Predicted 3D model of a 108-nucleotide RNA (Guanidine-I riboswitch aptamer) from Anaerovirgula multivorans.
Taxonomically the source falls in Anaerovirgula (Bacteria, Bacillota, Peptostreptococcales, Natronincolaceae).
The RNAcentral record of the sequence draws on Rfam.
The model forms 96% of the base pairs in the Rfam consensus.
The coordinates come from a structure-prediction model, not an experiment, and the mean pLDDT is 82.
Rfam family: Guanidine-I riboswitch aptamer. Rfam's curators write: This family represents a conserved RNA structure found upstream of the ykkC and yxkD genes in Bacillus subtilis and related genes in other bacteria.
[in-house]
RNA sequence: UGAAAGUGUACCUAGGGUUCCGUUCUUUAAAAAAAUUUUAAAGAAGCUGGUCCAAGCGGUACAAGCAUUGUGCCAAUGCUACACCGAAGGGAAAAAAGCCCGGGCGGA
Numbered sequence: 001u002g003a004a005a006g007u008g009u010a011c012c013u014a015g016g017g018u019u020c021c022g023u024u025c026u027u028u029a030a031a032a033a034a035a036u037u038u039u040a041a042a043g044a045a046g047c048u049g050g051u052c053c054a055a056g057c058g059g060u061a062c063a064a065g066c067a068u069u070g071u072g073c074c075a076a077u078g079c080u081a082c083a084c085c086g087a088a089g090g091g092a093a094a095a096a097a098g099c100c101c102g103g104g105c106g107g108a
Stems, first nucleotide, its partner, number of pairs: 007063006015053002020050002022047001023045010064080007082103001084107003089101003
């Protein structure tokens, strides 16, 4: 200086937006009715939330890999390290994101 490797899945969380639901507001129609309330539809608003997406450097579990041992084709034990800072761009059949490009790029 360069290369390889630094595992996968499921369920969650930080986080994310707006398909669907819900909430709030406005309008229209109907019913009761003193005011107003209820039901339905349309539109608007990410709006505390449910559904949904979700971490290489967050969590749990299972698998997988490696090493050692043994009464041996399986079992047991152990290991699976480290990962700081800062911008930008692109992707997604709802949209956005700590998702993916990406342990990328730049710096330390």